[in-house]
RNA sequence: GCCCACAUAGCUCAGUCGGUAGAGCACGUUCUUGGUAAGAACGGGGUCAUCAGUUCGAAUCUGAUUGUGGGCU
Numbered sequence: 001g002c003c004c005a006c007a008u009a010g011c012u013c014a015g016u017c018g019g020u021a022g023a024g025c026a027c028g029u030u031c032u033u034g035g036u037a038a039g040a041a042c043g044g045g046g047u048c049a050u051c052a053g054u055u056c057g058a059a060u061c062u063g064a065u066u067g068u069g070g071g072c073u
Base pairs, nucleotide, nucleotide: 001072002071003070004069005068006067007066010025011024012023013022019056027043028042029041030040031039049065050064051063052062053061
């Protein structure tokens, strides 16, 4: 220098045939217990890396940029 993949909650990830974004763990409150751990119920937390385009509508499609990982020379 060229090519490929990935970027979604604090962490690990699903959702990628376009239609209002989810799980597990973690966190908060309450209950349970003599207490801790474990358990149960409820809840908070995301402008889906950034910018633009297409569309009635974009996490999803297209382009550029940034970052991470890998491959080739």
This is a predicted structure of a 73-nucleotide RNA (transfer RNA) from a Dehalococcoidia bacterium. The prediction has a mean pLDDT of 80. Rfam family: tRNA. It is annotated as a transfer RNA. It was read from a public genome assembly. The source organism's lineage runs through Bacteria, Bacillati, Chloroflexota and Dehalococcoidia.